[in-house]
Formats: sequence, structure tokens, C1' cells
RNA sequence: GCCCGGGUAGCUCAGUGGAUAGAGUAGAAGUUUCCUAAACUUUUGGUCGUAGGUUCGAUUCCUAUCCCGGGUA
Repeated sequence: GCCCGGGUAGCUCAGUGGAUAGAGUAGAAGUUUCCUAAACUUUUGGUCGUAGGUUCGAUUCCUAUCCCGGGUA
């Protein structure tokens, strides 16, 4: 250089065109307990890497670009 995969909540990930973007975990509050832990309930948290394009509608499709990993001479 070329090819492939990935980038979504603090962290690990799901979501492959349809309206409010989700789960686990973490954080906060509460119940329970002598206390802690555990368990349960409620709750906070997102420019979906960035910029354009297609579309009535984009996390999803296309192009460029940045970052991470792998392959190849």
C1' cells in the first nucleotide's frame, strides 16, 4: 500500500431501513438487615467515531475520512 472485521450509555455488547435506541454491569435513591454483603423496586446516563450523500424516514444503505485489531507482499 491492498483486503477483512470493529467503533452504539462509565464498561461489555445487542439492534441490518419505520417512528420513544435497548440489555447486562456500574452510579443514585429506597425496601430488607444489628451492620455489611446479597436480593428486590425505582431511577440517572447516548452528538450511535466524524463529515457528506440516498430516502417520506438512516444506528442500519452509499462515499470519504479518523481510530483500533487481524490478514497479505